[in-house]
RNA sequence: CUCCAACUUCAGGGCAGAGUGAGACGCAGGAAGCGUCAAUUCUCGACUGGCGGUGAUACUCCACUUAGGGGGAGAUGAGUCCGCGAACCGAAAGGCCGAUUGAGUGUGAAUCUCAAACCAACAGUAUAGUCUGGAUGGAAGAAGUAACGA
Numbered sequence: 001c002u003c004c005a006a007c008u009u010c011a012g013g014g015c016a017g018a019g020u021g022a023g024a025c026g027c028a029g030g031a032a033g034c035g036u037c038a039a040u041u042c043u044c045g046a047c048u049g050g051c052g053g054u055g056a057u058a059c060u061c062c063a064c065u066u067a068g069g070g071g072g073a074g075a076u077g078a079g080u081c082c083g084c085g086a087a088c089c090g091a092a093a094g095g096c097c098g099a100u101u102g103a104g105u106g107u108g109a110a111u112c113u114c115a116a117a118c119c120a121a122c123a124g125u126a127u128a129g130u131c132u133g134g135a136u137g138g139a140a141g142a143a144g145u146a147a148c149g150a
Stems, first nucleotide, its partner, number of pairs: 002150002006145005017044003023037005046130002048120002050084004059074004064069001079118002088095002100116005122133003
């Protein structure tokens, strides 16, 4: 200095502003009518995005070798690419688990820039990604300390 048991801490955000009125209440009560409260869920519009990874037999550059060749760097990026976690089902293994295109830049992009789209568990409630609840919970993971020992 590195590794290891274990421990500690951290670890999810978001309806501004309008419209409508299913309904409820009150006045009146013969009826008509009037008034108030009424969806953060409907309509227009607004806002949010857990964790890890991200790759070329090509191209360029660097030093070595020098027939060849191997090595390093350019090489950073995601709600919708690949996985994980949470929720739900299961005794467990596990199952289940939403959504993107076009153009531009570039060695390289479904990750950057521009534009236009799309998605978001369960329960409650006037129909919910955003309110309330399970949850002062749990967790992918991140940071740190690290005895004995190697």

Predicted 3D model of a 150-nucleotide RNA (FMN riboswitch aptamer (RFN element)) from Anaerostipes rhamnosivorans. The organism belongs to Anaerostipes, within Bacteria. Model confidence (mean pLDDT): 79 of 100.